[in-house]
RNA sequence: GCGAGUGUAGUUUAACGGUAGAACUCCGGUCUCCAAAACCGGAAGUGGGUGUUCAAAUCACUCCAUUCGUG
Repeated sequence: GCGAGUGUAGUUUAACGGUAGAACUCCGGUCUCCAAAACCGGAAGUGGGUGUUCAAAUCACUCCAUUCGUG
């Protein structure tokens, strides 16, 4: 240089073009003499930009990061 893949919460990951879910972590509460455990509740989100569409995490183009292959 060329080709292919991946990018979603602090982490690991789901999601036919139609309300972005879960687990762990974190925070608050109940319980306890205190803590842990358990239980209840909460917070935290689609890599950037443009386009297509009534509607985009999802489709198209481009950029960025990263992985693999190839010369």
Annotation:
The RNA shown here (transfer RNA) has 71 nucleotides and comes from a Chitinophagales bacterium. Model confidence (mean pLDDT): 81 of 100. Its Rfam family is "tRNA". The family's RNA type in Rfam is transfer RNA. Lineage of the source: Bacteria > Pseudomonadati > Bacteroidota > Chitinophagia > Chitinophagales.